Description
Predicted 3D model of a 76-nucleotide RNA (transfer RNA) from a Patescibacteria group bacterium. The RNAcentral record of the sequence draws on ENA and MGnify. Taxonomically the source falls in Bacteria candidate phyla (Bacteria).

RNA sequence: GGGCCUGUAGCUCAUCGGUCAGAGCAAUUGCCUUAUAAGCAAUGGGUAGAUGGUUCGAUUCCAUCCAGGCCCACCA
Numbered sequence: 001g002g003g004c005c006u007g008u009a010g011c012u013c014a015u016c017g018g019u020c021a022g023a024g025c026a027a028u029u030g031c032c033u034u035a036u037a038a039g040c041a042a043u044g045g046g047u048a049g050a051u052g053g054u055u056c057g058a059u060u061c062c063a064u065c066c067a068g069g070c071c072c073a074c075c076a
Stems, first nucleotide, its partner, number of pairs: 001072007010025004018056001027043005049065005
């Protein structure tokens, strides 16, 4: 330098054009307990990597850029 894949909550991941963007774990609070853990209940947490475009409507489609990963090539 070329090609491909990935980027959504603190972590691991769903959601593949339309209704309030969700789950598990984690966190916080309460119950329980002498206390901790476990268990039970509730709560909070997101400009969906960035910018622009298409569309009545974009997390989802397109372009560019950024970050990470894999393969190939080149140089020394």
Background
The coordinates come from a structure-prediction model, not an experiment, and the mean pLDDT is 80. Rfam family: tRNA. About the family: Transfer RNA (tRNA) molecules are approximately 80 nucleotides in length. It is annotated as a transfer RNA.